Annotation
Predicted 3D model of a 355-nucleotide part of an RNA (large-subunit ribosomal RNA, domain IV) from an uncultured Fidelibacterota bacterium. The sequence was found in a public genome assembly. The prediction has a mean pLDDT of 86. Rfam family: Bacterial large subunit ribosomal RNA.
[in-house]
Context: one part of a larger RNA
RNA sequence: UCAUGGUUAAGGAACUCGGCAAAAUGACCCCGUAACUUCGGGAGAAGGGGUGCCCUGAUUAGGUAGAGAUCUUCGCGAUCCGAGCUGAAAAGGGCCGCAGUGAAGAGGCCCAAUCGACUGUUUAACAAAAACACAGGUCUAUGCUAAGUCGUAAGACGAAAUAUAUGGACUGACACCUGCCCGGUGCCGGAAGGUUAAAUGGAGAGGUUAGCUUUCGAGCGAAGCUUUGAAAUGAAGCCCCGGUAAACGGCGGCCGUAACUAUAACGGUCCUAAGGUAGCGAAAUUCCUUGUCGGGUAAGUUCCGACCUGCACGAAUGGUGUAACGAAUUGGGCACUGUCUCAACCAUGACCCCA
Repeated sequence: UCAUGGUUAAGGAACUCGGCAAAAUGACCCCGUAACUUCGGGAGAAGGGGUGCCCUGAUUAGGUAGAGAUCUUCGCGAUCCGAGCUGAAAAGGGCCGCAGUGAAGAGGCCCAAUCGACUGUUUAACAAAAACACAGGUCUAUGCUAAGUCGUAAGACGAAAUAUAUGGACUGACACCUGCCCGGUGCCGGAAGGUUAAAUGGAGAGGUUAGCUUUCGAGCGAAGCUUUGAAAUGAAGCCCCGGUAAACGGCGGCCGUAACUAUAACGGUCCUAAGGUAGCGAAAUUCCUUGUCGGGUAAGUUCCGACCUGCACGAAUGGUGUAACGAAUUGGGCACUGUCUCAACCAUGACCCCA
């Protein structure tokens, strides 16, 4: 000097990002216990009191139950009796100490808010959470050789199941709810018309040449072979026509207007598929911003309650609430303390220095 323990005057969070760490609480019995609530909880809420030993209480209350007896459906059955063993408390009296759950071990609590309903799960070795899961909800596929998945296949899972089933997607208890838009993309349905592949088809064209003609240069040219090839026929798809948002997604601008001012219930206009409904809102979302007002503090960029000017909330990419729950996050308070004012001493250990 450090580590690990112990104690500390007065103060008591002034420390610090933050009460981190430490302290405090702690067992059993009794009393008592709020808001809220899904009536179960919350709750060990909170907050108080008691606790040793001896005597009486007490041959007690209570517990246990053999033998025996009676009944019997013969059962590990029922009833009676109550020996033996065990064995309190209330209450009263007494005794000792500073101190009686005499050492040790053994919840700190409350208020408010956010998120997630909950118990669970997770980044083996920096993250345990608000992330994942979840019961519940919805949509969708699937009629059984099911859909789906693995496999080249055989085959297997699904399932020795059968729509109250199984697969996929989203949401995430519960309560109240879940608005408008199908123009785009997707999906489903439709089949009249347009477009459209291979294929079918083979009009026509070219090459070759028996032959014919010839001005001897060449020209024409059947069949066959061969190179091509128009029309016409021709499915799904796409175009097209409908449906569908708890499918992917989307949910406006400008101008004017009321007898103070301000504001605009109201009007005009442009655009759109439709222009954001309920609810919530400076929010885990608010840039400006430490918004403004109120509360709490002597003093509050955090916190709580409001306001709404929502840069850029919003309804199963769920909206708003919500009792209970949480080693979650945020703010406040009580208790408590060496966290601090401000450090000291003690014990043990380590290291360094000196002798």